[in-house]
Context: one part of a larger RNA
Molecule: large-subunit ribosomal RNA, domain IV
Organism: Candidatus Pelethomonas sp.
RNA sequence: GCACUGCCAAGGAACUCGGCAAAAUGGUCCCGUAACCUAGGGAGAAGGGACGCCCCCGAGAGGGGGCCGCAGGGAAGAGGCCCAAGCAACUGUUUAGCAAAAACACAGGUCUGUGCGAAGCCGCAAGGCGAGGUAUACGGGCUGACGCCUGCCCGGUGCUGGAAGGUCAAGAGGAGGCGUUAGCCGCGAGGCGAGGCGCCGAACCCAAGCCCCAGUAAACGGCGGCCGUAACUAUAACGGUCCUAAGGUAGCGAAAUUCCUUGGCGGGUAAGUUCCGCCCCGCACGAAAGGCGUAAUGAUUUGGGCGCUGUCUCGGCAGUGCACCCG
Numbered sequence: 001g002c003a004c005u006g007c008c009a010a011g012g013a014a015c016u017c018g019g020c021a022a023a024a025u026g027g028u029c030c031c032g033u034a035a036c037c038u039a040g041g042g043a044g045a046a047g048g049g050a051c052g053c054c055c056c057c058g059a060g061a062g063g064g065g066g067c068c069g070c071a072g073g074g075a076a077g078a079g080g081c082c083c084a085a086g087c088a089a090c091u092g093u094u095u096a097g098c099a100a101a102a103a104c105a106c107a108g109g110u111c112u113g114u115g116c117g118a119a120g121c122c123g124c125a126a127g128g129c130g131a132g133g134u135a136u137a138c139g140g141g142c143u144g145a146c147g148c149c150u151g152c153c154c155g156g157u158g159c160u161g162g163a164a165g166g167u168c169a170a171g172a173g174g175a176g177g178c179g180u181u182a183g184c185c186g187c188g189a190g191g192c193g194a195g196g197c198g199c200c201g202a203a204c205c206c207a208a209g210c211c212c213c214a215g216u217a218a219a220c221g222g223c224g225g226c227c228g229u230a231a232c233u234a235u236a237a238c239g240g241u242c243c244u245a246a247g248g249u250a251g252c253g254a255a256a257u258u259c260c261u262u263g264g265c266g267g268g269u270a271a272g273u274u275c276c277g278c279c280c281c282g283c284a285c286g287a288a289a290g291g292c293g294u295a296a297u298g299a300u301u302u303g304g305g306c307g308c309u310g311u312c313u314c315g316g317c318a319g320u321g322c323a324c325c326c327g
Stems, first nucleotide, its partner, number of pairs: 001322008010313002014311001019308001027051005036041001038145001052067006068072001080306007087298002092104002108143007120129003146293004151223003156220002158216005165211003171205001176200006183192003224242005251285001252282001263279005
């Protein structure tokens, strides 16, 4: 000097990103316990008191009396607590080896497919899972307890439906055309050319799809601009105009979302870029990629307080190891 352990005057978070670490709390019985609440809970809330030994009474629980110490749950083991907010309902699950979470899952909700040799999935197949199940079942998607709710747009994309119409492949069809040439014509060059064979091939028939017509948003998704207006100002219930498929309802809002921004006001502090409440000018919330609440729960995140402390002011001492020195 380092590690671990023990102790400390006064102060008590001044430390620090942050009370990280440490300290503190701790058992049993009794008293006593708030908001809120889904009436279960919250609760071990919080906050207090008691605790040894001896004698007597008593079945015991307990009651009465006495004794000792600084200290009686005498050592050890054995919750710190409270207030407010965010997120997630909850118990669970996860990155084996830097993340345990507000991520995943979850009961519940909803949409959708599937009538059974089901849909879906594995396999080349046979075959198997689904299921020895049968729509109160099984598969897929989204949402995620519960409470109150979940607005408008079907123009685009998707999906579903549509006996018409348009388009339309192979195939079928064979109008017509071409090649070849027995033959015929021509003095010749050459021309014509039946049948057969070969090639090309129009109309007409013709499925799905697409076009088209509808429906559908807890399908993918989307949910405006400019100008003016009230007898102080300011603002605009009101009006005009342009565009759209329709122009964001409720609720929430500087938010896990706010750039400007340490927004403004209030609270808390002596002092507060954080925190809480309010405002709304929402750069760029918003309703199952759910919206807003919500008791309980959480090794969750944020702010504050009490207790307590070597975290600190600011360091000191001791023990046990190690390093190091001497032999």